Annotation
A computed fold for an 83-nucleotide RNA from a Gemmatimonadaceae bacterium, annotated as transfer RNA. The sequence was found in a public genome assembly. Lineage of the source: Bacteria > Gemmatimonadota > Gemmatimonadia > Gemmatimonadales > Gemmatimonadaceae. Its mean pLDDT, the model's own confidence on a scale to 100, is 80. It matches the Rfam family "tRNA". About the family: Transfer RNA (tRNA) molecules are approximately 80 nucleotides in length. It is annotated as a transfer RNA.

[in-house]
């Protein structure tokens, strides 16, 4: 240096124009069971909230669009191959 793939919530993770603040699973943290504690089962789980909702996010900045984790450019970063 070339070619490909990957980055998502606190950690894996899925999701690939609109129904999505985003399945699932872990971790917390709250109850409930239990003598305790495990384990199992309910709930919460970005921020704020008058619980009706509103805002703001998906590696950075830009654009395209009525709408963008999703499409396009360029950057940063990690993996494999090649040289």
């Nucleotide at each position: 240096g070339g070619u490909g793939g990957a980055g998502u919530a606190g950690c894996c993770a899925a999701g690939c124009g609109g129904u999505c603040a985003a399945c699932g699973g872990c971790a917390a943290c709250a109850g409930a069971c239990u003598g305790u504690a495990a384990a199992u089962c309910u709930g919460u789980c970005g921020a704020c909230u008058c619980c009706g909702g509103u805002c703001u996010u998906c590696g950075a900045a830009g654009g395209u669009u009525c709408g963008a984790a999703u499409c396009c450019u360029u950057c940063c970063u990690c993996c494999a191959c090649c040289a």